A computed fold for a 681-nucleotide part of an RNA from Pedobacter mendelii, annotated as large-subunit ribosomal RNA, domain II.
The source organism's lineage runs through Bacteria, Pseudomonadati, Sphingobacteriia, Sphingobacteriaceae and Pedobacter.
The coordinates come from a structure-prediction model, not an experiment, and the mean pLDDT is 83.

Context: one part of a larger RNA
RNA sequence: GCCUACGAGUUACUCUUCUCUGGCAAGGUUAAGUGUUUAAGACACGGAUCCGAAGCGAAAGCGAGUCUGAAUAGGGCGUAUAGUCAGAGGAGGUAGACGCGAAACCUUGUGAUCUACCCAUGGACAGGUUGAAGGUGCGGUAACACGUACUGGAGGACCGAACCGAUAAACGUUGAAAAGUUUCCGGAUGAUCUGUGGGUAGGGGUGAAAGGCUAAUCAAACUGGGAAAUAGCUCGUACUCCCCGAAAUGUUUUUAGGAACAGCGUGGAUAUUAAGUUUCAUAGAGGUAGAGCUACUGAUUGGGUGCGGGGGAGUCAAAUCCUACCAAAUCCAGACAAACUCCGAAUGCUAUGAAAUAUGGUCUGCAGUGAGGCCCGGGGUGCUAAGGUCACGGGCCGAGAGGGAAAGAACCCAGACCAUCAGCUAAGGUCCCUAAGUGUACGCUAAGUUGAACUAACGAGGUCCGAUUGCACAGACAGCUAGGAUGUUGGCUUGGAAGCAGCCAUUCAUUUAAAGAGUGCGUAACAGCUCACUAGUCGAGCGAUCGGGCAUGGAUAAUAAACGGGCAUUAAGUGUAUCACCGAAGCUAUGGGAUUGAAAUAUAUCGGUAGGGGAGCAUUCUAUAUGCAGCGAAGGUAUCUGGUAAUGGGUGCUGGAGCGUAUAGAAAAGCAAAUGUAGGC
Numbered sequence: 001g002c003c004u005a006c007g008a009g010u011u012a013c014u015c016u017u018c019u020c021u022g023g024c025a026a027g028g029u030u031a032a033g034u035g036u037u038u039a040a041g042a043c044a045c046g047g048a049u050c051c052g053a054a055g056c057g058a059a060a061g062c063g064a065g066u067c068u069g070a071a072u073a074g075g076g077c078g079u080a081u082a083g084u085c086a087g088a089g090g091a092g093g094u095a096g097a098c099g100c101g102a103a104a105c106c107u108u109g110u111g112a113u114c115u116a117c118c119c120a121u122g123g124a125c126a127g128g129u130u131g132a133a134g135g136u137g138c139g140g141u142a143a144c145a146c147g148u149a150c151u152g153g154a155g156g157a158c159c160g161a162a163c164c165g166a167u168a169a170a171c172g173u174u175g176a177a178a179a180g181u182u183u184c185c186g187g188a189u190g191a192u193c194u195g196u197g198g199g200u201a202g203g204g205g206u207g208a209a210a211g212g213c214u215a216a217u218c219a220a221a222c223u224g225g226g227a228a229a230u231a232g233c234u235c236g237u238a239c240u241c242c243c244c245g246a247a248a249u250g251u252u253u254u255u256a257g258g259a260a261c262a263g264c265g266u267g268g269a270u271a272u273u274a275a276g277u278u279u280c281a282u283a284g285a286g287g288u289a290g291a292g293c294u295a296c297u298g299a300u301u302g303g304g305u306g307c308g309g310g311g312g313a314g315u316c317a318a319a320u321c322c323u324a325c326c327a328a329a330u331c332c333a334g335a336c337a338a339a340c341u342c343c344g345a346a347u348g349c350u351a352u353g354a355a356a357u358a359u360g361g362u363c364u365g366c367a368g369u370g371a372g373g374c375c376c377g378g379g380g381u382g383c384u385a386a387g388g389u390c391a392c393g394g395g396c397c398g399a400g401a402g403g404g405a406a407a408g409a410a411c412c413c414a415g416a417c418c419a420u421c422a423g424c425u426a427a428g429g430u431c432c433c434u435a436a437g438u439g440u441a442c443g444c445u446a447a448g449u450u451g452a453a454c455u456a457a458c459g460a461g462g463u464c465c466g467a468u469u470g471c472a473c474a475g476a477c478a479g480c481u482a483g484g485a486u487g488u489u490g491g492c493u494u495g496g497a498a499g500c501a502g503c504c505a506u507u508c509a510u511u512u513a514a515a516g517a518g519u520g521c522g523u524a525a526c527a528g529c530u531c532a533c534u535a536g537u538c539g540a541g542c543g544a545u546c547g548g549g550c551a552u553g554g555a556u557a558a559u560a561a562a563c564g565g566g567c568a569u570u571a572a573g574u575g576u577a578u579c580a581c582c583g584a585a586g587c588u589a590u591g592g593g594a595u596u597g598a599a600a601u602a603u604a605u606c607g608g609u610a611g612g613g614g615a616g617c618a619u620u621c622u623a624u625a626u627g628c629a630g631c632g633a634a635g636g637u638a639u640c641u642g643g644u645a646a647u648g649g650g651u652g653c654u655g656g657a658g659c660g661u662a663u664a665g666a667a668a669a670g671c672a673a674a675u676g677u678a679g680g681c
Base pairs, nucleotide, nucleotide: 001681002680003679004678005677006676011095012094013093015092016091017090018089019088020087021086022085023084024083027051028050033045034044035043036042037041055062056061065077066076067075068074098236099235101233105226106225107224109222110221116200117199118198119197120196121195122194123193124192125190127159128158129157130155134151135150136149137148138147139146163187164186165185168183169182170181171180202218204214205213206212239616240615241614242613243612244611249262250261251260252259253258263369264368265366266365267364268363269362270361276357277356278355279354280353281352282351283350284349290343291341292340297337298336301333302332303331304330305329308326309325310323311322312321313320372397373396374395375394376393377392379390380389381388402413403412404411417592418591419590420589422588423587424586428582429581430580431566432565433564437579439578440577441576442575443574444573450568451567458553459552462550463549464548465547466546467545468544469543470542471541479537480536481535482534483533485510486509487508490504491503492502516531520529521528593606594605595604617670619667620666621665622664623663624662625661626660627659628658635654636653637652638651639650640649641648642647
């Protein structure tokens, strides 16, 4: 992992409530028990009790009323009758209460054969080394001290086996082993190691102290019991079909992943003057979008006038004067605001009327939900950040399948009762993969731009189109040939300044076809080259500016890897127009089913999670009725067949003794999941 078996809303109660069925009814009902008779059981008696028929008040008490109150007021609760017993079902309560699941708590005991420490009594430590105190001899001293040689044999001394340990690494890691093996390593006469017997016990012991150890268990051992502890938590919860179908919001919560009430779902009942919804018309309230502000409040730019102030002058002070300073108020022009408004929509909302449709309200049984999410719109917050966050309006997912977007909860199209080898379309597509155009007309793009994620400022004689303007056969533009001079080296400045470092200037005048007191290069300064400008040559268009289309640089992320791929260039790219076709569970066609209903026809409806309601299938047993079976029951297996489904039936083989059908009743009543339990493979 698979198969088989087992495996979860049950049962009890004088309990509460609702619905259905039945009995009796202002009443209903017996319980224990007794009697009769029995196979279970049934019948009769038994009226104790309980519920209802009257309530109100704390109570005395009063009573269709009563309480409060001074009240005859007002108000609260009542009164205008239907109950009760039994059975069945839906929920609730109390019980383990749908099943499994803690960590823990308390309590009775059992453990120191492991291990920690202690007590008693025993045992063990190859071999080698070092050489303390003390002693003796000699030397030495006044005597000591001291020196030297020998002796001696101390030590939590040294090296190193047994023994005890465990430093480093490798191996081992379903091991040889629930802690080991190999090599290296520490201690090895000591706070040493060890045998035997004994002691200390669970909030206790023991601990050279690591929360260590206390029988492979320790921040409180193990065993039995309280005990099915509790679990607002996780997981699981078993046959079928049909109808409807949510919520992720509000208020409160020692509350936030729970709950109560409301909202939204479903079943039943019920009444009416049709309340609901949509559209149109009419009438309203309102201060948003927008707009505006010499219409307020506030903020605000430039200019005019300029109260007041600052600075300067006026030589005490002052008058007075000046001011490219600040600036109230006011005028002109411009312009801002969620907490500004002289104004002011659309939509939405309210009311009335009309039309269409069939919802809506109330009561009652049963819920689930109370983590929501994305997209679009107008906003707050944030950075006009977020697949961010908050509230509002709409859509979708949630609970929605189908087609498109290569692939994708939410985007686009479209809401799946069933069947069909029928048709038409939507979004989107039509070269091949791949259903349908290598469609038609006219353009654009050369970048593989592009061909379904995405990009800017800024740059650029890419190219196409449009507009404005200038020059041009009296010859433009480009090229080529030639000229490009003189006063003059203008003046100033300067070491120098001669067109060309810098400053100044009515930058003037002359000769000219034309030629600047000079466009750039150049020199120390000149020189030199060149330009403007002019002529000739040539022979038809040439410049400038603005706007638009497509393309281009800007352009950086880890596979060629972001056209889905092949691949595509007068396109299979892109723009405009247009025709045809393909394309879905949409629509249509044909056949069939179900819902509502007494039934039928037509119409309508039939996606669905949580959840509500309805109708059935199967299993075991019981009762009654009725059957089958050694001429072969149940079970097994193969095959055929009926039913929308759960499932039913037939036949062959196997099997070898029981088993159905109908109508009721009762349940140990249906398995794929619970890291489910047991067995097998």